[in-house]
């Protein structure tokens, strides 16, 4: 070399995650020629030779050990999006407001804008006068069981008589009071009036008159504003959640390369 027969050691790794930790049950990738039972997440088993326990198979090599090279996946971290959510008012943003221009459109204007300069009216005060309404004046009417007047049937009283005397009902008047008429006179009083008359005051409307002779408005859209505001939205700032990255930090399957590897007997 070769054949038997054993032994190491292998029969799957890896990440997040848990743990002092390490392994494993669960998840996930990866991957296969990828044994079998018990046990276990409020765990199960260990102690750096870091699962335990029973069984079974291959076996020194295409399956084991190491190094290097790729680099599926995850993990950090970072950026980006996209949906919420807490604030913010720095913005030539955005909405509202405001002033301011007058380019465009509208309006208005020689049937005379704008400015001017003059008169009247809204406005103030006082005097007048009319309307209304209130009182009083005036006329009537109506108004007292007694405690108003007059007259007093009847009764009553004094008186010898003649005659007197007070005096209720009734009727008549009439006071206080109440009503109605007149509206003419007097006062009075105010959300009184298309009402006169005198003064005043203002330029903010209305409107005459008169001078000028072409603009005048600023309603919409532009435009300007170290102008005011709102925060719905754009935008900063934070936080969360998903979802991406040719990025990045640490591991890192599987795959490619190299290289290592042990006893006995026989030929």
């Nucleotide at each position: 070399c070769c054949g038997u027969g054993c032994u190491a050691g292998a029969c799957g790794g890896g990440g997040g995650g848990g743990u002092a930790g390490c392994g494993g049950c669960a998840c996930c990738c990866u991957g296969u020629a990828a044994c079998c039972c018990g046990c276990a997440a409020u765990c199960c088993g260990c102690u750096a030779c870091a699962g335990c326990g029973g069984g079974g198979u291959c076996g020194a090599a295409u399956u084991c050990c190491c190094g290097c090279c790729c680099g599926c996946g995850g993990c950090u971290g970072c950026g980006g999006c996209u949906u919420g959510u807490g604030g913010g008012g720095u913005c030539u943003g955005a909405c509202c407001g405001c002033u301011g221009u007058a380019a465009g459109g509208g309006g208005u204007g020689u049937u005379g804008a704008c400015g001017g300069u003059u008169g009247g009216g809204u406005c103030u005060c006082g005097c007048g006068c009319g309307a209304c309404g209130g009182a009083g004046c005036u006329u009537c009417c109506c108004g007292a069981a007694c405690c108003g007047u007059g007259u007093c049937a009847g009764g009553u009283c004094c008186u010898g008589a003649c005659g007197g005397a007070a005096g209720c009902a009734g009727c008549a008047c009439u006071a206080a009071g109440g009503g109605a008429a007149c509206c003419a006179c007097u006062c009075c009083g105010g959300g009184u009036g298309c009402c006169g008359c005198g003064a005043g005051g203002u330029c903010a409307c209305c409107u005459g008159g008169c001078c000028c002779g072409a603009g005048c408005c600023a309603c919409c859209u532009g435009c300007a504003g170290c102008c005011g505001g709102u925060a719905a939205c754009g935008c900063c700032c934070g936080g969360a959640a998903g979802c991406c990255g040719u990025c990045u930090u640490c591991c890192a399957g599987a795959g490619g390369c190299g290289g290592g590897u042990g006893c006995a007997c026989g030929g």
Model confidence (mean pLDDT): 79 of 100. This is a predicted structure of a 267-nucleotide RNA (Bacterial large signal recognition particle RNA) from a Thermoanaerobacterales bacterium. The sequence is in RNAcentral, with records from ENA. Rfam family: Bacterial large signal recognition particle RNA. By type it is a non-coding RNA gene. Rfam links the family to the GO terms SRP-dependent cotranslational protein targeting to membrane, signal sequence recognition and signal recognition particle, plasma membrane targeting. A source record names the gene ffs. Of the family's consensus pairs, 93% are formed in the model.